[in-house]
RNA sequence: AUGUAGAGGCGCAUUUUGCAUGAGUAGUGCUGGGGAUAUGGCAGGCAUAGACGAAACAGUACGAAAGGGUACGAUGCCGAAGAGGUGUAUAUUCCUGCGGAUACACUUCUGGGCAUAUGGUUAAGAGCCAUAUGACUGUCAUCGUAAGAUGGAGUGCUGCUUU
Numbered sequence: 001a002u003g004u005a006g007a008g009g010c011g012c013a014u015u016u017u018g019c020a021u022g023a024g025u026a027g028u029g030c031u032g033g034g035g036a037u038a039u040g041g042c043a044g045g046c047a048u049a050g051a052c053g054a055a056a057c058a059g060u061a062c063g064a065a066a067g068g069g070u071a072c073g074a075u076g077c078c079g080a081a082g083a084g085g086u087g088u089a090u091a092u093u094c095c096u097g098c099g100g101a102u103a104c105a106c107u108u109c110u111g112g113g114c115a116u117a118u119g120g121u122u123a124a125g126a127g128c129c130a131u132a133u134g135a136c137u138g139u140c141a142u143c144g145u146a147a148g149a150u151g152g153a154g155u156g157c158u159g160c161u162u163u
Stems, first nucleotide, its partner, number of pairs: 001162001003160004009078001011077005017071003027062006037049004041098005081110010111137002114134008139152005
């Protein structure tokens, strides 16, 4: 250098089913109210509804869902995975632009989990994401008699094979 197999542990990701939350919310009907707007993510256009009465607001009856969470399993794994940037494609939405979502490619950063704080996301004190701090943990290097200390980063580290 090449190939292959492994380790880190509250380890990572995906997913069926159940449960809770979402929520007595959104929405729909009726009544009151009010008197001209409202809806399609945002803007422009366009379209639809509206004096046979729009929106806000109030009462009443009925009343969801998605995402996220959690439990037992299943599957794939150890750059597992996560985030930023660029590009392409798909479906939105009625069109255009912006934005968001999903997938793929390239590229930058992060060894890992935990706690705390700040910010973002979210219905949310949950969870997820980013940054910072802290100890813990695995790995290698250096120093050390030793205990241990300091430092680095996963294209790393360890075992085996071949050259």
A computed fold for a 163-nucleotide RNA from uncultured Catenibacillus sp., annotated as Lysine riboswitch aptamer.
The model forms 98% of the base pairs in the Rfam consensus.
Its Rfam family is "Lysine riboswitch aptamer". Its family is annotated with lysine biosynthetic process in the Gene Ontology. About the family: Riboswitches are metabolite binding domains within certain messenger RNAs that serve as precision sensors for their corresponding targets.
The coordinates come from a structure-prediction model, not an experiment, and the mean pLDDT is 80.